[in-house]
Context: one part of a larger RNA
């Protein structure tokens, strides 16, 4: 000098940033991922209409009950897209994990953009609903019936895919690219339209893989390795590869540190230092890993999937004892651990995300507010004048001086802050809805109207009042800025080091004074 700090004393305001470093310990409760009715069958609930009945009537009507999916819409259900993002944590990992550079002629890529071609004909299931049965529950079985942009079959089809033949051209090897022919294979969903779907090519974005170099400590760890190292052939994968398998060979790593052990997420960065270097990796950003512990796959463009599934385990809970349910390292919050770390808050107004034609819905992402001197910065606790240098305190060489000290009193002034009064935002128009206009006719641009603000009656401005509401902490032997008196008497105590204290202690305790910093000041811990 620094800190995600803690402790002691003290404490007025504002802004910005920060806040479980320990038990990846266990978790009550609420919320954190839904959405689409412009895909579908339907109709539990709500609203509307129609019909029937009833009540009432001022004969306009009003109310009540029932029926009807007819309309708005919609719980549950089928289907689509999204739940692989966002958010959390740092257990594991010394590794192509990360950083940097290069390569993939060995790869994939939903939604989005561009180009080309197409969207023909059929079919039978299933959830829901209904019936029935079992169960304490979770839920499950059987039967009947039904829809779709669900699923299946057929047709057509190319420059697509596979195999074979011919020939062209290019390359750093395996090879890449394009041409002709033959055979085989693969599409679709409706809809008035808008939109949507299928196939092929390209782009963009996101990923996957390979390699060079770099990446902590221990040799009181010296040998390690059997799918081990290589080949041939296969399997698997989006793709290369002992990734996996059969066979064959006997190799591979190592004193330039293999193997083993310990520790640890990596980087951008941060702290310190003149630098070289040393130390750290909290907040923010990028990458990685993980989601009670271990394993596994399914679905999907993408996962071996935090709030999906299955199995095993530990733990907790429910139970009718037969059997079931759960996973905060999401946001709050609780217990525990600890020197120690916050609210079971508000809003989707903005930014961003998912779904939707849209309106919109969802969003503990986010934006705000709350708590905490835990940090940084700013402001204030008054300013000017005022000497018989007042009183009081303390000290001395004591009829007198010194100091506290212009300090106070007193006079004049100001009003940040405080309180009172009144006003009052920006963040929001490039958005939504409606209308109009322009052209290059678009996810276009412009104009008009309408509407949307959580924070917030906040920030800020303003009126009145009144010096009013606001100073402490540590130190004073040397290092080290700042000294005297009293008390104590190797006691009580101090102390970072040297060292103080045994009767005049500038070193202990108190007082007065002084010095340093100041809403903080000291102590402790850690790094340079």
């Nucleotide at each position: 000098g620094a800190u995600g700090a803690a402790c002691g004393c003290u404490a007025g305001c504002u802004a910005c940033a920060g806040g479980c470093u320990u038990a990846a310990c266990a978790c009550a409760u609420g919320c954190a991922a839904g959405u689409c009715g412009a895909g579908g069958g339907g109709c539990a609930g709500c609203a509307u209409g129609a019909c029937a009945g009833g009540a009432u009537u001022u004969c306009g009507g009003u109310c009540c009950u029932g029926u009807u999916g007819a309309u708005g819409g919609c719980g549950a259900c089928c289907g689509g897209c999204g739940g692989a993002u966002g958010g959390g944590u740092g257990c594991g990992u010394a590794a192509c994990g990360c950083g940097u550079a290069u390569c993939c002629a060995a790869c994939c890529u939903g939604c989005c953009c561009c180009c080309g071609u197409c969207c023909c004909g059929g079919g039978u299931a299933u959830a829901g609903c209904c019936g029935u049965g079992g169960g304490a529950a979770a839920c499950c079985g059987c039967g009947a019936u039904u829809a779709a942009c669900a699923c299946c079959c057929g047709a057509u089809g190319g420059u697509g895919c596979g195999u074979g033949a011919c020939g062209g051209c290019c390359g750093c090897a395996u090879g890449a690219c394009g041409g002709u022919c033959a055979c085989g294979c693969c599409a679709a969903a409706u809809g008035c339209g808008a939109a949507g779907g299928a196939c092929g090519g390209g782009g963009a974005u996101g990923g996957g893989g390979a390699u060079g170099c770099g990446u902590u400590c221990c040799a009181u760890u010296a040998g390690g390795c059997a799918g081990u190292c290589g080949g041939c052939g296969g399997g698997g994968u989006a793709a290369c590869g002992g990734c996996c398998c059969a066979c064959c060979g006997a190799g591979c790593c190592c004193g330039c540190g293999a193997u083993g052990g310990a520790u640890a997420g990596g980087g951008g960065u941060u702290c310190u230092g003149a630098g070289a270097g040393g130390a750290a990796g909290g907040u923010c950003c990028c990458c990685c890993a993980c989601a009670c512990u271990g394993g596994c796959a399914c679905u999907g463009a993408g996962a071996c999937a935090c709030g999906g599934g299955c199995c095993a385990g530990a733990c907790u809970c429910c139970u009718a004892c037969g059997g079931g349910a759960g996973g905060c390292a999401g946001c709050a919050g609780u217990g525990a651990g600890g020197a120690a770390u916050a609210u079971u808050g508000g809003u989707c107004a903005a930014u961003g995300g998912g779904c939707g034609c849209g309106a919109g819905c969802c969003u503990g992402a986010a934006c705000c507010a709350g708590c905490c001197a835990a940090g940084u910065a700013g402001c204030g606790u008054g300013a000017a004048g005022g000497a018989u240098g007042a009183c009081g305190g303390c000290c001395c060489u004591a009829u007198g001086g010194g100091u506290u000290g212009u300090a106070a009193a007193c006079u004049u002034c100001u009003u940040u802050u405080g309180u009172u009064u009144g006003g009052g935002a920006a963040u929001a128009a490039a958005g939504u809805g409606g209308g109009g206009c322009a052209c290059g006719c678009g996810c276009u641009g412009c104009c008009c109207c309408u509407u949307u603000g959580u924070a917030u009656g906040u920030a800020c401005c303003u009126u009145g009042c009144g010096a009013a509401u606001a100073a402490g902490c540590a130190u004073c032997g040397g290092c080290u800025a700042a000294u005297u008196c009293c008390g104590u008497g190797c006691c009580a105590g101090c102390a970072g080091c040297c060292g103080c204290g045994g009767u005049a202690a500038u070193a202990c305790g108190g007082a007065a004074g002084a010095u340093g910093c100041g809403a903080g000041c000291g102590u402790u811990a850690u790094c340079c």
Source information: The part of an RNA shown here (small-subunit ribosomal RNA, 5' domain) has 528 nucleotides and comes from an uncultured bacterium. Model confidence (mean pLDDT): 82 of 100.